[in-house]
RNA sequence: GCCCGCGUAGCUCAGUUGGACAGAGCAGCGGACUUCUAAUCCGCAGGUCGUGCGUUCGAGUCGCACCGCGGGCG
Numbered sequence: 001g002c003c004c005g006c007g008u009a010g011c012u013c014a015g016u017u018g019g020a021c022a023g024a025g026c027a028g029c030g031g032a033c034u035u036c037u038a039a040u041c042c043g044c045a046g047g048u049c050g051u052g053c054g055u056u057c058g059a060g061u062c063g064c065a066c067c068g069c070g071g072g073c074g
Stems, first nucleotide, its partner, number of pairs: 001073007010026004019057001028044005050066005
């Protein structure tokens, strides 16, 4: 340099066909239970969906450029 894959919550990921409030588990915070802790149960909070532009009535999802990570080829 060329090709492929990935980037969504603090972490691990789902969301595959564009559609209505963007989700789960763990972690965090509050509460219940307990003599206390752990475990269990209930609730809460947490997101510029890597960045920008475009397509569209509508984009996490499609297109282009760029950035980062991983792999392959030279």
Predicted 3D model of a 74-nucleotide RNA (transfer RNA) from a Phycisphaeraceae bacterium. It matches the Rfam family "tRNA". Rfam classes the family as a transfer RNA. Gene Ontology term of the family: triplet codon-amino acid adaptor activity. Lineage of the source: Bacteria > Planctomycetota > Phycisphaerae > Phycisphaerales > Phycisphaeraceae. Its mean pLDDT, the model's own confidence on a scale to 100, is 80.